[in-house]
A computed fold for a 544-nucleotide part of an RNA from a soil metagenome, annotated as small-subunit ribosomal RNA, 5' domain. Its Rfam family is "Bacterial small subunit ribosomal RNA". Rfam links the family to the GO terms structural constituent of ribosome and ribosome. The RNAcentral record of the full RNA draws on SILVA.
Context: one part of a larger RNA
């Protein structure tokens, strides 16, 4: 010179894109950040409609009460999600990460395709009611009920030991056929319908979806191996499940993973200490290199501090659960509640780092046939010259070279065409009108195809109307207005572009280095000047 997630000082006119808790992985008030399906089932409450029935009245009507249906509502069994998405960077020097292999040692939920199926019955438990028991969280009995909840049993296309043929290979061994004992599966709900069978439900057929058993993909994830990965010898020897065998057990799966027992190996910059998340990649460099690992992506690890397992396909699980600590809060003193290192937001420490906004309109996810709901992920606005980038703060003419300042050899010199003055022009700002893209769906209709006995239903294409924007009445774009709202920072004795006067008087100060200042100071302060850059400008830290 570059460069920064910076900070300080002086200074500030507008926009667009970026970016912003580096320090105390300290502590947290409040709100919100995961639900959702009534088309899995039961009960129930509210409101409307619609029948009955009592009562009151002639009658409308009014009011109780039962039954159907339709929205809606709180809670429960159940399904599927909550293991993603979000945060961080404390641990980790190697169970990490990066690259390139390997699984013949494995698993895999939604999802695609195929292949068979899907029958016949039983117990329960919540809710609700009921008794009790605590201040409260919240517990305990008792007695009914449903299901895609749970159990048993058929059924076995197939799956599994194991035999056995072929091929195959990289040693245990794969892969394909057959044979196979023993085990081993299932649930339904929502719509349509013509014959035919039933008194009716409904059967049966049919569509979507979901179930069960097997195969294949497809994605995701375990494992293993080989290299590459910071300082330290003022760390030289480390090491008993330790190295290895047998054999159990365990695991989705190899394996001292864990155990008996056998044998004594096993490592070598090892083992000790500091430090540190990994990469992709960011700065800088002509380049080789050197530093760094915000933001973006990708792998990891954590989720108040250690530790445990549970459900699950997946977890040892940030807004789950239990056990033991520390803090904080509640309490009737018996006992209990909690976890911002999600978004904002608060205190604190610090030289430092944002709004308790709007919104699900888009993109993404989760549940559901859908509609739809939820979603501080996300899209958006806030606020900060923290950055990069663009605009503007006029523009042309204009000389008695005015005034006025500074300087002076007092003659002038200069600030200087700079102003004043004349003629323009209108960006941005202000105000008036006008007005986006981002919408793609999407329920119901029409026509057509497909599925099917069907012209239904459902599904797949297609068309016309209706209809969904947070940002935002924002961008844009037009019309008035008038030069009028919009310039400062550092420097200025060599390095280093820029000089002169006062003042001070080794004082007071300046200072990256050399050095300046003790009475003529271009080096300290003030002035005019000048030179840089500029809505920045300069210190200050750090990296090349």
């Nucleotide at each position: 010179g570059a460069a920064c997630g910076a900070a300080c000082g002086c200074u500030g006119g507008c926009g667009g894109c970026g970016u912003g808790g580096a320090u105390g992985a300290g502590g947290c008030a409040u709100g919100c950040a995961a639900g959702u399906c009534g088309a899995a089932c039961g009960a129930u409450c509210u409101u409307u409609g619609u029948c009955g029935u009592g009562u009151a009245g002639c009658a409308a009507u009014a009011u109780a009460u039962g039954g159907c249906a339709a929205a809606g509502g709180a809670a429960g069994u159940g399904g599927c999600g909550c293991a993603a998405g979000g945060g961080u960077g404390a641990g980790u020097a190697a169970u990490a990460c990066g690259u390139g292999a390997g699984u013949a040692a494995u698993c895999u939920g939604c999802c695609u395709c195929c292949u068979a199926g899907a029958u016949g019955g039983g117990c329960a438990c919540a809710a609700c009611c009921u008794g009790g028991c605590g201040a409260a969280a919240g517990c305990c009995g008792g007695a009914c009920u449903a299901a895609u909840u749970c159990c048993c049993a058929a059924u076995g296309u197939g799956g599994u030991a194991g035999c056995u043929u072929c091929g195959g290979g990289c040693a245990u061994c794969c892969g394909a056929g057959g044979c196979g004992a023993u085990c081993u599966g299932a649930a339904g709900a929502c719509g349509g319908g013509g014959a035919c069978c039933g008194c009716a439900a409904g059967g049966c057929c049919u569509g979507u979806c979901a179930c069960u058993a097997g195969g294949a993909g497809a994605u995701g994830a375990g494992c293993u191996c080989a290299c590459g990965c910071c300082c330290u010898a003022u760390c030289a020897g480390c090491u008993u499940g330790u190295u290895g065998g047998u054999g159990a057990g365990g695991u989705a799966a190899c394996g001292g993973c864990u155990c008996a027992c056998c044998a004594a190996g096993g490592c070598u910059u090892a083992c000790g200490g500091g430090u540190a998340g990994c990469u992709g990649g960011u700065c800088u460099g002509a380049g080789a290199g050197g530093a760094c690992g915000a933001u973006c992506a990708g792998c990891c690890a954590c989720a108040c501090u250690g530790g445990g397992a549970c459900u699950g396909a997946g977890a040892c699980a940030c807004u789950g659960c239990c056990c033991a600590g520390a803090c904080u809060c509640c309490u009737a003193c018996g006992g209990g509640a909690g976890g911002c290192u999600g978004c904002a937001g608060u205190c604190g420490a610090g030289a430092a780092u944002c709004u308790u906004u709007c919104g699900c309109a888009a993109u993404g996810g989760g549940g559901g046939a859908a509609a739809c709901c939820c979603u501080g992920a996300c899209g958006a606005a806030g606020c900060g010259a923290c950055g990069c980038c663009g605009c503007g703060u006029g523009c042309a003419g204009g000389a008695u070279g005015a005034a006025g300042g500074c300087c002076u050899u007092c003659g002038g010199g200069u600030c200087g065409u700079a102003a004043a003055c004349u003629g323009c022009u209108g960006u941005c700002u202000u105000u008036c009108g006008g007005g986006a893209g981002c919408a793609a769906g999407g329920a119901a209709c029409u026509g057509u195809c497909g599925u099917g006995a069907a012209c239904a239903a459902c599904g797949g294409c297609a068309g016309a109307a209706c209809u969904u924007g947070a940002u935002a009445g924002u961008a844009c774009c037009g019309g008035a207005g008038g030069a009028g709202g919009a310039a400062g920072c550092c420097a200025c004795g060599g390095c280093u572009a820029a000089c002169u006067c006062u003042g001070u008087g080794c004082c007071a100060g300046c200072a990256g280095c050399c050095g300046c200042g003790g009475u003529a100071a271009u080096a300290c302060a003030g002035a005019g000047g000048u030179g840089g850059c500029a809505a920045g400008c300069g210190u200050u830290g750090u990296u090349c």